[in-house]
RNA sequence: AUGAUCGAUAGAGGCGCGGGAUUCAUCAGUACCGCCGUCGAGCCGUCCGGGGCUUUGACGCGGCGGGAAAGGGGAUUUCGCCGAAGCCUGCCGCGGUCAGGAGCCUCGGCCGGUUGGGGGGCCGCAGAACAUGCGGUUCACUGUCAUAGCCAUUCGUGGUUAUGGGGCGCUAUCUCUGAU
Numbered sequence: 001a002u003g004a005u006c007g008a009u010a011g012a013g014g015c016g017c018g019g020g021a022u023u024c025a026u027c028a029g030u031a032c033c034g035c036c037g038u039c040g041a042g043c044c045g046u047c048c049g050g051g052g053c054u055u056u057g058a059c060g061c062g063g064c065g066g067g068a069a070a071g072g073g074g075a076u077u078u079c080g081c082c083g084a085a086g087c088c089u090g091c092c093g094c095g096g097u098c099a100g101g102a103g104c105c106u107c108g109g110c111c112g113g114u115u116g117g118g119g120g121g122c123c124g125c126a127g128a129a130c131a132u133g134c135g136g137u138u139c140a141c142u143g144u145c146a147u148a149g150c151c152a153u154u155c156g157u158g159g160u161u162a163u164g165g166g167g168c169g170c171u172a173u174c175u176c177u178g179a180u
């Protein structure tokens, strides 16, 4: 000096990712509450179970008056970031559901799996939803590397086109070990 391998640090992709705050609409004239009318024996979202409401008329239905919130979302801003993070399966735990248990739902943690990134179309699921999210599929786009062609070249490489790969990737710097 060179290339290889292991590792460390930094970095790039862009309608990039996630958290918080503010605000707006939606949810919804819904739930719920009060009054009136009606009905007439049950009712309290599923099961077990205890408990509660109810013939002093519950529950349901109709009218009138009052009237939310959470979850989900848009915009702006801020913070942390670039497997950012999302999703799926399993296990564990907090919380909710009328005490308790099951089930279900939400959130968190861990193991494993999966996805390079955002966008559009279609299908499915979730959702109150024509929002939005997730999954599948498809279409171009984008970044990166490899290979091949072409052009340029200061011969280091650069540009461009096509095809392919996957983030266990890519770029830069450095370190250890041994080799030449």
Base pairs, nucleotide, nucleotide: 001180002179007174008173009172010171011170014082016081017080018079019078020077021076022075023074024073032066033065034064035063036062037061038060042053043052044051046102047101048100050098085115086114087113088112090110091109092108093107095105096104097103116142117141119139120138121137122136123135124134125133126132144165145164146163147162148161149160150159151158152157

Model confidence (mean pLDDT): 76 of 100.
Predicted 3D model of a 180-nucleotide RNA (Lysine riboswitch aptamer).
Rfam family: Lysine riboswitch aptamer. From the family's description: Riboswitches are metabolite binding domains within certain messenger RNAs that serve as precision sensors for their corresponding targets.